[in-house]
RNA sequence: GGGAGGGUAGUAUAGCUUGGUGAGUAUGCGGGCUUCGGGAGCCCGUGACCCGGGUUCAAAUCCCGGCCCUCCCA
Numbered sequence: 001g002g003g004a005g006g007g008u009a010g011u012a013u014a015g016c017u018u019g020g021u022g023a024g025u026a027u028g029c030g031g032g033c034u035u036c037g038g039g040a041g042c043c044c045g046u047g048a049c050c051c052g053g054g055u056u057c058a059a060a061u062c063c064c065g066g067c068c069c070u071c072c073c074a
Base pairs, nucleotide, nucleotide: 001073002072003071004070005069006068007067010027011026012025013024020057028046029045030044031043032042033041050066051065052064053063054062
């Protein structure tokens, strides 16, 4: 230098070629129920789409540019 894959809550991960549901799930954290207390279990809450631009009524999703990570080629 060229190519492929990836970047979404504190952590992990789904959703991405079906563009539109309150962005889901697990875990963590806070509270409650339960218990003599703790743990487990159940309920409620909390918190995220890498950055900029474009297309569109509407973008995590499509298009362009950039940054970062992994792998392959040179």